This is a predicted structure of a 74-nucleotide RNA (transfer RNA) from a Candidatus Omnitrophota bacterium. The sequence was found in a public genome assembly. The coordinates come from a structure-prediction model, not an experiment, and the mean pLDDT is 81. NCBI's taxonomy places the organism under Bacteria, Pseudomonadati, Candidatus Omnitrophota. Rfam family: tRNA.
RNA sequence: GGGCGGUUAGCUCAGUUGGUUAGAGCAUUACCUUCACACGGUAGGGGUCACAGGUUCGAAUCCUGUACCGCCCA
Numbered sequence: 001g002g003g004c005g006g007u008u009a010g011c012u013c014a015g016u017u018g019g020u021u022a023g024a025g026c027a028u029u030a031c032c033u034u035c036a037c038a039c040g041g042u043a044g045g046g047g048u049c050a051c052a053g054g055u056u057c058g059a060a061u062c063c064u065g066u067a068c069c070g071c072c073c074a
Base pairs, nucleotide, nucleotide: 001073002072003071004070005069006068007067010026011025012024013023019057028044029043030042031041032040050066051065052064053063054062
């Protein structure tokens, strides 16, 4: 330098041909339970979907570029 894959909550990940409010588990906060802790139960908070631009009535999803990570080729 070329090719392929990935980037979504603090962590690990899902998101089905573009369509109303972006989700799960773990973690975290409050409460219940306990003398107390753990376990368990209930409720909640937390996201500019890597960044920029484009297409579209509408983009996490399609297109282009950039950045970072991994693999392969040279």